[in-house]
This is a predicted structure of a 73-nucleotide RNA (transfer RNA) from a Candidatus Thorarchaeota archaeon.
RNAcentral holds the sequence, with entries from ENA.
Lineage of the source: Archaea > Promethearchaeati > Candidatus Thorarchaeota.
Model confidence (mean pLDDT): 82 of 100.
Its Rfam family is "tRNA". Rfam links the family to the GO term triplet codon-amino acid adaptor activity.
RNA sequence: GCAUCAGUAACUCAGCGGCUAGAGUGUCGGUCUUACAAACCGGAGGUCACAGGUUCGAACCCUGUCUGAUGCA
Numbered sequence: 001g002c003a004u005c006a007g008u009a010a011c012u013c014a015g016c017g018g019c020u021a022g023a024g025u026g027u028c029g030g031u032c033u034u035a036c037a038a039a040c041c042g043g044a045g046g047u048c049a050c051a052g053g054u055u056c057g058a059a060c061c062c063u064g065u066c067u068g069a070u071g072c073a
Base pairs, nucleotide, nucleotide: 001072002071003070004069005068006067007066010025011024012023013022018056027043028042029041030040031039049065050064051063052062053061
């Protein structure tokens, strides 16, 4: 340099073009306990990498850029 894949919560990841974008872990609060852990209940936490385009409507489709992984040279 070229090709492919990936980028969504603090982490690991889901997510038929139309529900208010979700789960597990973590974190905070509560119940329970003498206390801690476990268990259960509830909350907070998101510029869906970035910028444009298509569409009535985009995390999702198209184009470009950036970052990472792999392969080729």